A computed fold for a 70-nucleotide RNA from a marine eukaryotic metagenome, annotated as c-di-GMP-I riboswitch aptamer. Its mean pLDDT, the model's own confidence on a scale to 100, is 90. Rfam family: c-di-GMP-I riboswitch aptamer. Rfam 15.1 lists 5,092 matches to the family in 1,772 species.
[in-house]
RNA sequence: GAGAAGGGCAAACCCACCGCAAGGUGGGGACGCAAAGCCACGGGCCCGUCAGGGUAGCCGGGUUGCCGAA
Numbered sequence: 001g002a003g004a005a006g007g008g009c010a011a012a013c014c015c016a017c018c019g020c021a022a023g024g025u026g027g028g029g030a031c032g033c034a035a036a037g038c039c040a041c042g043g044g045c046c047c048g049u050c051a052g053g054g055u056a057g058c059c060g061g062g063u064u065g066c067c068g069a070a
Stems, first nucleotide, its partner, number of pairs: 001067001008033002013028006031057001037063003041060003044055004
């Protein structure tokens, strides 16, 4: 990050399973994404009686990677 190339990921929803739940895993499926790869460090949001848990496709930060016009 452009009117490129090779590609990559995969929202909602459906099915099966795990979980108190948020949510997660696999398959199907594509709303989109130049890091929508990884990390829960800070903030936010969600779940939980608490303790805690989740969300990286909420924002910031850290870190790794493909291509190459300006």